[in-house]
RNA sequence: AGAGUUUGAUCCUGGCUCAGAGUGAACGCUGGCGGCGUGGAUUAGGCAUGCAAGUCGAACGAUCCUUGCUGAUUCAAUUAGGAAGCUUGCUUCUUGAGAGAAGAGGCGCUGGAUAGUGGCAAACGGGUGAGUAACACGUGAACAACUUUCCCUAAAGUCAAGCAUAGCAUCGUGAAAACGGUGGUAAUUCUUGAUGUUCUUCCGAGAUCGCAUGGUUUUGGGAGCAAAGUCGGGGACCUUCGGGCCUGACGCUUUAGGAUGGGUUCGCGGCCUAUCAGCUUGUUGGUGGGGUAAUGGCCUACCAAGGCAUAUGACGGGUAGCUGGUCUGAGAGGAUGGACAGCCACACUGGGACUGAGACACUGCCCAGACUCCUACGGGAGGCUGCAGUCGAGAAUCUUUAUCAAUGGACGAAAGUCUGAAUAUGCGACGCCGCGUGCAGGACGAAGGCUUUCGGGUCGUAAACUGCUUUUGUUAGGGAAGAACCCUGUAUGGUUAAUAUCCAUGCAGCUGACGGUACCUAACGAAUAAGCCACGGCCAACUCCGUGCCAGCAGCCGCGGUAAUACGGGGGUGGCAAGCGUUACUCGGAAUUAUUGGGUGUAAAGGGCAAGUAGGCGGUCUGUUAAGUGAGGGGUGAAAUUUACCGGCUCAAUCGGUAAACUGCCUUUCAAACUGGCAGACUUGAGUGUGAUAGGGGGAAGUGGAAUUGACAGUGUAAGGGUGAAAUCUGUAGAUAUUGUCAAGAACACCGGUGGCGAAGGCGACUUCCUGGAUCACAACUGACGCUGAACUGCGAAAGCUAGGGUAGCAAACGGAAUUAGAUACUCCGGUAGUCCUAGCCGUAAACGAUGAGCACUAGGUGUCGGACGUAAGUUCGGUGCCGCAGCUAACGCAUUAAGUGCUCCACCUGGGGACUACGGCCGCAAGGCUAAAACUCAAAGGAAUUGACGGGGACCCGCACAAGCGGUGGGACAUGUGGUUUAAUCCGAUGCUACGCGAAAAACCUCACCAAGGCUUGACAUGCUCGUCGUACCUUCCUGAAAGGGAGGGGUCAUUUAGUUGGACGAUGCACAGGUGCUGCAUGGCUGUCGUCAGCUCGUGUCGUGAGAUGUUGGGUUAAGUCUCGCAACGAGCGCAACCAUUGCCCAAUGUUGCCACCUUCGACUUCGGUCGGAGCGCACUCUUUGGGGACUGCCCGGGAUAACCGGGAGGAAGGUGGAGAUGACGUCAAGUCAGUACGGCCCUUAUGCCUUGGGCUACACACGUGUUACAAUGCACGGUACAAAGGGUUGCCAACCCGCGAGGGGGAGCUAAUCUCAAAAAGCCGUGCCCAGUUCGGAUUGGAGUCUGCAAUUCGACUCCAUGAAGCCGGAAUCGCUAGUAAUGGGAGAGCAGAUCGCUCCCGUGAAUACGUUCCCGGGUCUUGUACACACCGCCCGUCAAGCGAUGGGAGCCGGGGGCACCCGAAGUCCUAUGUAGGUAGGCCGAAGGUGAAACUGGCGACUGGCGCUAAGUCGAAACAAGGUA
Repeated sequence: AGAGUUUGAUCCUGGCUCAGAGUGAACGCUGGCGGCGUGGAUUAGGCAUGCAAGUCGAACGAUCCUUGCUGAUUCAAUUAGGAAGCUUGCUUCUUGAGAGAAGAGGCGCUGGAUAGUGGCAAACGGGUGAGUAACACGUGAACAACUUUCCCUAAAGUCAAGCAUAGCAUCGUGAAAACGGUGGUAAUUCUUGAUGUUCUUCCGAGAUCGCAUGGUUUUGGGAGCAAAGUCGGGGACCUUCGGGCCUGACGCUUUAGGAUGGGUUCGCGGCCUAUCAGCUUGUUGGUGGGGUAAUGGCCUACCAAGGCAUAUGACGGGUAGCUGGUCUGAGAGGAUGGACAGCCACACUGGGACUGAGACACUGCCCAGACUCCUACGGGAGGCUGCAGUCGAGAAUCUUUAUCAAUGGACGAAAGUCUGAAUAUGCGACGCCGCGUGCAGGACGAAGGCUUUCGGGUCGUAAACUGCUUUUGUUAGGGAAGAACCCUGUAUGGUUAAUAUCCAUGCAGCUGACGGUACCUAACGAAUAAGCCACGGCCAACUCCGUGCCAGCAGCCGCGGUAAUACGGGGGUGGCAAGCGUUACUCGGAAUUAUUGGGUGUAAAGGGCAAGUAGGCGGUCUGUUAAGUGAGGGGUGAAAUUUACCGGCUCAAUCGGUAAACUGCCUUUCAAACUGGCAGACUUGAGUGUGAUAGGGGGAAGUGGAAUUGACAGUGUAAGGGUGAAAUCUGUAGAUAUUGUCAAGAACACCGGUGGCGAAGGCGACUUCCUGGAUCACAACUGACGCUGAACUGCGAAAGCUAGGGUAGCAAACGGAAUUAGAUACUCCGGUAGUCCUAGCCGUAAACGAUGAGCACUAGGUGUCGGACGUAAGUUCGGUGCCGCAGCUAACGCAUUAAGUGCUCCACCUGGGGACUACGGCCGCAAGGCUAAAACUCAAAGGAAUUGACGGGGACCCGCACAAGCGGUGGGACAUGUGGUUUAAUCCGAUGCUACGCGAAAAACCUCACCAAGGCUUGACAUGCUCGUCGUACCUUCCUGAAAGGGAGGGGUCAUUUAGUUGGACGAUGCACAGGUGCUGCAUGGCUGUCGUCAGCUCGUGUCGUGAGAUGUUGGGUUAAGUCUCGCAACGAGCGCAACCAUUGCCCAAUGUUGCCACCUUCGACUUCGGUCGGAGCGCACUCUUUGGGGACUGCCCGGGAUAACCGGGAGGAAGGUGGAGAUGACGUCAAGUCAGUACGGCCCUUAUGCCUUGGGCUACACACGUGUUACAAUGCACGGUACAAAGGGUUGCCAACCCGCGAGGGGGAGCUAAUCUCAAAAAGCCGUGCCCAGUUCGGAUUGGAGUCUGCAAUUCGACUCCAUGAAGCCGGAAUCGCUAGUAAUGGGAGAGCAGAUCGCUCCCGUGAAUACGUUCCCGGGUCUUGUACACACCGCCCGUCAAGCGAUGGGAGCCGGGGGCACCCGAAGUCCUAUGUAGGUAGGCCGAAGGUGAAACUGGCGACUGGCGCUAAGUCGAAACAAGGUA
């Protein structure tokens, strides 16, 4: 930075699409590690559970634990006495003492805990973005109209007294939540009194300042208002022994100041909609009152009637948290507001206040509502838009983790407690960044895959293999920083009367959730680690197979219908990489909304025209001002982000520091050129005046002639009229025609002219009146008075509408006649609205110069209208045309009348269709007009120009194209081919000209491809490998059979080598393969047809054009010809034309057998004796054969023509203007024909789609067509006689003479491999005879009989002969074919193929015409030009209705919602007001959420039916447009 896509190609306009970057993403496939970030965007949907706001005992009473003293009482080892029993030293009972143990209660002390009272916090922190279009936010100001707990600084104080209450105890109610009664108690709770530095307020006095209200300050007097204590320490003195008192710390009160936070006001800024144009009643202002921290209609009563300034967009509707920033972009902009940061708003929904410094309060209160839960049914409880988590909906978004270690917050004197703030951690490739998945060696290159032209190529040094390394990983060891506070101990200093306490500083000790983490080291071992997308173009990357408009792909163009680089798979390649693609969205590209930076003649786009309001813009000079503008200074523009540099985690991402930047706003000083304001002046812009001029400018009234039609009258007679041709129509009741008179209405011939006038629409006989504008000349006057112009107003063709007139002609509708398949048209005959006038509507046109208005500037030439100057030439001003330079334009074109160069203002455009439409609004009597969308749909629609093609466009030219002629076809019969039909099969192909006597120069079998039946399977045929041969190949016999085939037997015994053997041939088995007239001529080669033997088709260089392209090749002549010539921005060249080639026509030379035989010689026969005929020789003269030359070139003459090319005529010549006729076919067209001539790619069949055999079929036959033959007769037919060719063929052949047969033919065998022999007779012709116009002596079909020939075979299915039979047909409708001279016509001959078989085909000769005025027409072609909406190109393109399917949408009886407003009813909580009570309170009232009722408006959904619209390979009817599109 561009690219693809409209066309056959081009340039332009213009839309659509792509490549880039980005994301809080999601989805698909895949997934090794780490760091840093980030993660409920949807239902502001509902929530289980846990936690998220507490703290202070140094405010208070009480309670509990710990600990000291005391301690009723209880137990008790032991001990003294007594009694009883007895085992005589033990047991039991009883009375005392009693170490010790337990312990109610009381008092005191240390430490701890805590429900309650009290204080502070809970208004922060955290979440979300519903609402909000607003001073909500941003920015900058203002408060002289305010507040601020805690904190800091300063001043002053902290005196005295009192009443309660919770806790607690007790009684009671209730299921619970909770509540009530009684008793008693504390405080830093509450209340009262004192003091009053200050403060508040009232009354005065002064100073000073300000932008207004007013502020600040000094001073005098009056009135009013405060407080609370707690903890630590202490020498002297006093003491009721508690303390006072002193001291330190923390509090408390008042005030001033600060800091911080907040409140209020204002300027400016940032969404869409005018199909929302008017809105507003507390509304706007004032006064009094209330309320607030404070201004204020903030609230209220009264008064006034204003206010919004609303087109610079009020009001309404829709949407939306705002910003720093983020993404993109070169920038200007555009989009966006997730994380982080600032502000705002909200906390289940709605309303409300309380407390407080601060709330109308996320985890406070009251009320109403919805929802959930508990309940004993009476009543209660709750609010995750805190952190986790759950359900739901969704394409989609995480752990019910750890810790207060750090940072921060609340409370506390402090330790500390609390903290889902925070710090960490987990999960997710969601993003950014980094690392790895190894490195080196390793080949004429493994295997395998893929491919192949079969040689190879490629994956590919890739692998294997060898060596090396160890990031990562695993294991083990070591191991941080984040920590410094606080506190304790100790030392020093300060405070103090004090060595106490307290404070400050130093030293030591103590504190880590993450975490044994980051990091380091060692061992192990290539070990643990690559995918995704693409590969037709855009866009880097190509092949094979499968599929066959199927399946599918696709961002756009577009791929796929049998060879798909586009579908699916494989291989390969390209790109990116732990990711890669897709989807969604944003910006970019898009200069495609254009400020930077677009346009409007024809592509979308100039309003139909004017006057003019607001607005925008505005001549010259002077002075002044300083709003715009410029320069400097100041304030602000939070931080983060971005940028630069530096630093720091190994790098990077991330992070830190410094700077720049934040393009803005406010303020101040200066400047004064320009713009603006103010003042003054000027005349050139504009206007006025005076004098002239032209004009279909407008309005009104009057007048005129021609024509038309009608009426009346005359003349006059059979038609008139109309058309392509007719008819309807008029006319014998007298038309048309003609003459005269009269009537009516409308329009004004000639003049008349790209001439005139008007703003446009428009204006045309003449005269008069009224009236608008313009131009010229003069230069007297005014002094910028100007230009443009939304809204608005007026004018505005035709048609149409209303009312009243008028109506000659013309003429929608309508009627009729034609045309036509139809003809609701074109043509004709009629004819009503209307056309005309008056008055009023309508307000549109291709209202066009498709070109808005104004001013200025920028070469000319030539007409014309009006004026002035000038004798004239001419000059000048204003109009109106043409041509043309520069310039502009995509081109066409425009070009002083701009579409050029500039300025000002207005209008309009932004792909095509839907749609000059719907809905809404405004206007209209209606018709309708103005304004004006969306859904949906397409990838184009379009402009100009180019080359072709085409035209029922034009011009020129050619051709047996027509015309002029001759002969045919179309009618008959037959032959032949085709279609159709039939059939077991009737093999296949060819199908307008350019298929149809065509492939086929020949189907009885064969051919043969078709059908039926019977057989074979390496095959009928080729090659290779393998095997066999003492009996091969080959010959032959028999059986079976239709044959093929199958089976059995006999004969035969290869060559070579010393030998083993070898060779070929043959046979067999199997494998490779053969074979295919199977498919595709739309995969092909080759060949061919056709346009067309038409004159065209191109190239190089140059030039022109932005380009496609043009030029050359067009033009004037000329030709058969792009043949030649002249001219020319062209000059040359190529393929075609012509010529060169062969043939024919004339001459010459050579040649001389098989040709020839004149002369000469000779022989034979005949003779009318002249000679004739035949043979032989000589000879090559002639004919002829063959070969080589000559000849014709517009060369010569005359005329025409540009003196050229060339044309006309003539001479000579065998031939004259390419002599005739061949071969020869440019670039190309028709996907023309042929896969069945052969070749060939691909596909298909393989005991069959191959091969063999027999028989059948291709020969069928109601029919249709083509091409021929033969006829219909007398220019003929039949019979007899007789003459003259050319070119060919011949040994499997042609076949003579002669004989037989009526004949086909048979016998016969001479000659001939051919200038020798033969086919072979040429026929028409000529000479005779007959026939006498008839279905015949024409015609010969058909049929019967008898034959001949070929052949293995003649039935299906040959040809010929003879006898008999004797059909149709008497010259052919519409239509149509060939031919221009040795041609048509006519007559015969030959050949190919072939056993035989022709009316076909090819060649040959004989006889041998007629006509062409000419190019109007038909057909085909060529050149130039023109139009085109065609380019698979007129067999093109294309329109509308109807029918079908699908889609979206308008109307619609109505049905169902939604939000908002209005009126009324009811009215919770609560503030306020009033009343009352000792008080708690109670009662009433205003307002008031939710709720209800009603009538309207707005908006959405559904809706029978209905309207049009769009889309959809092959539907119907017509034929409207594109060519003169057949009626422009």